[in-house]
RNA sequence: UCCUUAGGGAAAAGUGGCGGACGGGGGAGUAACGCGUGAGAAACUGCCUUGUGGACGGGGACAACAGUUGGAAACGACUGCUAAAACCCCAUAAGCUGAGAAGUGAAAGAAAUUCGCCAUGAGAUGAGCUCGCGUCUGAUUAGCUAGUUGGAGUGGGAAAAGCACACCAAGGCGACGAUCAGUAGCUGGUCUGAGAGGAUGAGCAGCCACACUGGGACUGAGACACGGCCCAGACUCCUACGGGAGGCAGCAGUGGGGAAAUUUCCCCAAAGGGCGAAAGCCUGACGGAGCAAGACCCCGUGAGGGAGGAAGGCUCUUGGGGUGUAAACCUCUUUUCUGAGGGAAGAAAAAAAAGACGGGACCUCAGGAAGAAGCAUCGGCUAACUCCCUGCCAGCAGCCCCGGGAAAACGGAGGAUGCAAGCGUUAUCCCGACUUAUUGGGCGUAAAGCGUCCCCAGGGGGCAUUUCGUGUCUGCUGUUAAAGCCCACAGCUCAACUGUGGGCAGGCGGGGGAAACUGAGAUGCUAGAGUUAGGGAGGGGGAGAGGGAAAUCCCAGUGUAGCGGGGAAAAGCGUAGAGAUUGGGAAGAACACCAGUGGCGAAAGCGCUCUGCUAGGCCAUAACUGACACUAAGGGACGAAAGCUAGGGGAGCAAAAGGGAUUAGAUACCCCUGUAGUCCUAGCUGUAAACGAUGGAUACUAGGCGUUGCUUGUAUCGACCCCAGCAGUGCCCAAGCUAACGCGUUAAGUAUCCCCCCUGGGGAGUACGCACGCAAGUGUGAAACUCAAAGGAAAUGACGGGGGCCCCCACAAGCGGGGGAGUAUGUGGGUUAAAUCGAUGCAACGCGAAGAACCUUACCAGGACUUGACAUGUCGCGAAAUCCCUUGAAAGGGGGAAGUGCCUUAGGGAGCGCGAACACAGGGGGGGCAUGGCUGUCGUCAGCUCGUGUCGUGAGAUGUUGGGGUAAGUCCCCCAACGAGCGCAACCCUCGUUCUUAGUUGCCAAAAUUAAGUUAGGCACUCUAGGGAGACUGCCAGUGACAAGCUGGAGGAAGGGGGGGAUGACGUCAAGUCAGCAUGCCCCUUACGUUCUGGGCUACACACGUACUACAAAGGGCGGGACAAAGGGCAGCGAGCGAGCAAACGUAAGCAAAACCCAUCAAACUCGGCCUCAGUUCAGAUUGCUGGCUGCAACUCGCCAGCAUGAAGGAGGAAACGCUAGUAAACGCAGGGCAGCAUACUGCGGGGAAAUCGUUCCCCGGCCUUGUACACACCCCCCCUCACACCAUGGGAGCGGGCCACGCCCCAAGUCGUUACUCUAACCCCCAAGGGAGGGGGACGCCCAAGGGGGGGCUAGUGACUGGGGGGAAGUCGUAACAAGGGAGCCCUACCCGAAGGGGUGGCUGGAUCACC
Repeated sequence: UCCUUAGGGAAAAGUGGCGGACGGGGGAGUAACGCGUGAGAAACUGCCUUGUGGACGGGGACAACAGUUGGAAACGACUGCUAAAACCCCAUAAGCUGAGAAGUGAAAGAAAUUCGCCAUGAGAUGAGCUCGCGUCUGAUUAGCUAGUUGGAGUGGGAAAAGCACACCAAGGCGACGAUCAGUAGCUGGUCUGAGAGGAUGAGCAGCCACACUGGGACUGAGACACGGCCCAGACUCCUACGGGAGGCAGCAGUGGGGAAAUUUCCCCAAAGGGCGAAAGCCUGACGGAGCAAGACCCCGUGAGGGAGGAAGGCUCUUGGGGUGUAAACCUCUUUUCUGAGGGAAGAAAAAAAAGACGGGACCUCAGGAAGAAGCAUCGGCUAACUCCCUGCCAGCAGCCCCGGGAAAACGGAGGAUGCAAGCGUUAUCCCGACUUAUUGGGCGUAAAGCGUCCCCAGGGGGCAUUUCGUGUCUGCUGUUAAAGCCCACAGCUCAACUGUGGGCAGGCGGGGGAAACUGAGAUGCUAGAGUUAGGGAGGGGGAGAGGGAAAUCCCAGUGUAGCGGGGAAAAGCGUAGAGAUUGGGAAGAACACCAGUGGCGAAAGCGCUCUGCUAGGCCAUAACUGACACUAAGGGACGAAAGCUAGGGGAGCAAAAGGGAUUAGAUACCCCUGUAGUCCUAGCUGUAAACGAUGGAUACUAGGCGUUGCUUGUAUCGACCCCAGCAGUGCCCAAGCUAACGCGUUAAGUAUCCCCCCUGGGGAGUACGCACGCAAGUGUGAAACUCAAAGGAAAUGACGGGGGCCCCCACAAGCGGGGGAGUAUGUGGGUUAAAUCGAUGCAACGCGAAGAACCUUACCAGGACUUGACAUGUCGCGAAAUCCCUUGAAAGGGGGAAGUGCCUUAGGGAGCGCGAACACAGGGGGGGCAUGGCUGUCGUCAGCUCGUGUCGUGAGAUGUUGGGGUAAGUCCCCCAACGAGCGCAACCCUCGUUCUUAGUUGCCAAAAUUAAGUUAGGCACUCUAGGGAGACUGCCAGUGACAAGCUGGAGGAAGGGGGGGAUGACGUCAAGUCAGCAUGCCCCUUACGUUCUGGGCUACACACGUACUACAAAGGGCGGGACAAAGGGCAGCGAGCGAGCAAACGUAAGCAAAACCCAUCAAACUCGGCCUCAGUUCAGAUUGCUGGCUGCAACUCGCCAGCAUGAAGGAGGAAACGCUAGUAAACGCAGGGCAGCAUACUGCGGGGAAAUCGUUCCCCGGCCUUGUACACACCCCCCCUCACACCAUGGGAGCGGGCCACGCCCCAAGUCGUUACUCUAACCCCCAAGGGAGGGGGACGCCCAAGGGGGGGCUAGUGACUGGGGGGAAGUCGUAACAAGGGAGCCCUACCCGAAGGGGUGGCUGGAUCACC
């Protein structure tokens, strides 16, 4: 205000009470009593439970409301009225204070009860406080602290307390890490792990802190208060410009940011909270639903049958394989799904009502295999393989890596594998990782022992007795919230999930017990340690004195031309007298021999002799002390060389420097000078490969052989010798250890104690900071970034300007050539339309090519063809063919003539030609780095392997090495090896001797004869060609080891492999060949195929290789005369004869060959005469002319002959080649291919040398050994500067920020204090007025947020310029290191230099080789 049954009801505001301190949120701050755990005392606690006692009397207001009024609003102002459980006073009680007296001191009612009020106990609950222990990183943060630490006093607080204040004292914390800086909420738990641990703190639960940022108080039981107040600041909004409002880290939701995260839902039905007497109200707490495959669990997408193993895509060797019982098809089921119907529990009732979820779970019926499979991977790790595409591209990638034309690695496809409503990726944590090692690591060489010693703290520490009981052990007990975890049972159909019960281990506290060990106390002991006494060794230290040798310098003598130096030289010194030599002198440094894996010292280090001073160790025997001992963070002392300061000294040596050489250069190595320095004194520095790359102490654990010192014994006259002990110092080895090498009583073994140090390589022992230093620098000591290694030991190779042994025309000793000339030929180069291609060190270059005019031919120009020049298959026609004409450069095109064969089973067939269409042909097109085959080469070098055994963790070794010896891994001997294979040798061919067989075409001793083995005859000889014999170190001598073998000899034709050939191990060179052939793949298909003509491969400024011919007299020319072997021949060799100067031609016999021919006479050779040293009677190029031959065709572009011409060339630089005996050199002959073409090639014979000391050196090779940073293997590897772009980082005049503390100024709000400045109902005095007490406001004071300004500290960013560093397919300079790396390397240090680096002093071996021991 409205309604009314007049009882009351409804709505809104106000007064009052209680609650808004709970619940909910996110984690900024906090390294703290914040948290965890366990204790504690001095204290509060609304509501709740339970006691005891009480509530007597009064009083005055203020909202609401009414009126007036300000303001835009928010919000007020004034006047007036009013109620209470609101407010106030009095009384009284417990109680409190006080020694006491005494003081102080509560209450509220309502509606009749349940309700409420006041005081005071106790309980419970919840807060507050204190303490022990635990709780991240950094020491490149080492000192911090003034209310700081304590005292007593006062104040304050609920309470102890510097909590606060005044005073007094000077304390407190810190290497067991204070302070500072960084980071962080803590816990139950969670993830992981065998555990110990490590990481973590999402959800749920406990605690803390926070609520826009900072400060403050008020109220209240409780707050300094998330949804309260005040102030300041930043921000947002409203505004009338005066002033106001706000705080989602509540639930939803929005924007922004981001790789990334949900609905502005339903309900208080349940259980919980607040209020209320209750009904009830509130509750984005909660209960639910929605969204997200975000997680966990369960389920489905069908089941059974079904092979001509369908089709399709895939693959393929075209046969097949695989997808695959998979599908189709047949039978069946219906979880799930769809539709329909029914339908709990969730709410324990006296009965009724009340369900957000939700018509959800669940049940029944109907329908129908129906709607439901993806993702990743398939090189190894790691389960799973093929094709295509691509071609170091595109891409992949966790690591190794893959991709450069056959990719199981990229992309696609087929297939397969794994998981499955998911699957992969990314990020993060733990594991594996014993890779921070407590469990549970290491430090000789891999990272790592401080350069050495002394010592405080700390750590650990001998024997015996006794006491204690805090370490330790053992029961009991409290606690360690719940959840989680484990076990059991139970509830949702199972499970996830949930419920119930049980449960450790460990921690902390209380209390009982034990006393061995540890510890503490006490008392002893002597074995550890030390002291005194004796002996003896020593380059231990420091000081003083003395000594000689040598080098240098000076003086003097003798003496003359060189000295010196080196790989060779030069510079240097010297006729002004060097060097040499003699004498004298000066000065400095160092101390030969002795001298020794010998001595001493902590290490660095110490070496002539003598004398003082001084330290330590050893031995022996007694006595004494009685654990005094060990180690050692920090600290201290010593500490080579170089270096620094000051002063001396300075002979030699010698950084720097100068000069001479070497060299491409030579800032070096070598040479000549030479200054610091080296030396002394006093100080500093504090580092070395300061090394045994090995910390110290103690104990234990087989030995053998040396050596030093001392001592006992033995022996001796004595010393020596010998044995033993102790202490040192070495070598070899056992067990054991070790990755191996190795160590091994001097441990790197077995144990204990203590200390330092390590944690992939580089960046880097650098930067910054700090300390020390005169400086040089030293100590401490990171990060960014970058790599997938860096490293140790050992093995096998390869290599060495390492070693040893050995072989070889490898060198040497010889002979002869090439390189110079001309020509031939091949190659490169350039040229060209084309100069086809290949071969490229040896091992390409007279090579493929045993023969380019056309052809060949692959190249170029031009003309043609398109199933094709060639093959197979189909169809048709035709005999195949032959001839002629025409056109054309030819190929080809056009036209014509002629008319037919063979076989036959009588059908037809074979072969051939033409035409048509299609499969296909064809390719000297590509790559020898996709291949087969073949070949070259190391190399005819003597090697390369295997089985079994043995050794070694293993790679691997052994065998196969070693001693002899060989041509040989050939053989012998030895041996943890025994055997075997491929190689070597032999077996094969040929030549050399002989025998036998056989004699024509071969031969001829005897006979005859001829021009002639021509003939008769013969097969003896030669010869031919079949088969045998012979040679084996068999014999002798010597040597050797009694072997293997070697040397010499005999015999023999041949002698130690008789000569030559064939024969080429495992392998190497991605060696050569796709152009011999074959071949996968790619490419071309009216052309990259085929064909034709012409050209080219034959060109030519040059360069190289291989040859031929020469330069002449050992020759040339002419004439005469001799002697072979091996071959070839019918489209052939061709005698003879004729003509020709000749090439050759004509004619023509013979011969398919021991017969005939090439082929006479092979040539060199020999004889005779000529030439006489010259560009020639040498040499023959070049050119001209004339011929011949082959051939369709000799122009480009053949060969030969004759005549003419007559070039270079006078024996060849550097460097380099071949050959060891019938060889080289020189001589000719033949053959192949071929129409023709030879200086080439392959063979053949005739005549026929020299030298070989030998293995030092060069090259190649083999074996053993050694070093190695090499393994693509020395043509290796690798270092540094410079140049270029990139990346991170240090310095840097500075610049602009952030954080922190400190002192100063100013000071809001506010508490507290002060103050009659002001206001004031209750109570007191008082009639009243007025006053008082108390209270409000104001003012003042202390403190104080923000703010201002100041100097500091810390920190991130940025900065002209600058420093180094890192990484970057093919840049420049050099060559430092690895081998003896060509000068051994490395470490510290100082100096110098483009650079690696060089030289000096000292040190090390992590140096090869040789020699000694």

This is a predicted structure of a 1413-nucleotide RNA (small-subunit ribosomal RNA) from Chroococcus cf. membraninus SERB 59. The prediction has a mean pLDDT of 84. The source organism's lineage runs through Bacteria, Cyanophyceae, Oscillatoriophycideae, Chroococcaceae and Chroococcus membraninus.